[in-house]
């Protein structure tokens, strides 16, 4: 330098155009002598950034950024 993939909650991930979800974690309550497990409730997101298409974009298109893999080149 070229190609491919990924980027969504603290973590791991779903969500293929119509008001963003799950599990774990976290907070509160119940329960226990206490802790864990369990039960109930709750908080937490400018969907990596910027533009474009559309009535409407996490989703489609373009550029950029970061991470990973492969190839090439130089030494």
């Nucleotide at each position: 330098g070229g190609g491919c993939a990924a980027u969504u909650a603290g973590c791991u991930c779903a969500g293929u155009g119509g008001u963003a979800g799950a599990g774990c974690a976290c907070u509160u309550g119940c329960a226990u002598g206490a802790c864990a497990c369990g039960c109930a409730a709750g908080g937490g997101g400018u969907c990596g950034c910027a533009g474009g298409u559309u009535c409407a974009a996490u989703c489609c298109c373009u550029g950029c950024a970061u991470u990973g893999c492969c190839c090439a080149c130089c030494a």

The RNA shown here (transfer RNA) has 75 nucleotides and comes from a Patescibacteria group bacterium. The sequence is in RNAcentral, with records from ENA and MGnify. The source organism's lineage runs through Bacteria and Bacteria candidate phyla. It matches the Rfam family "tRNA". Its mean pLDDT, the model's own confidence on a scale to 100, is 83.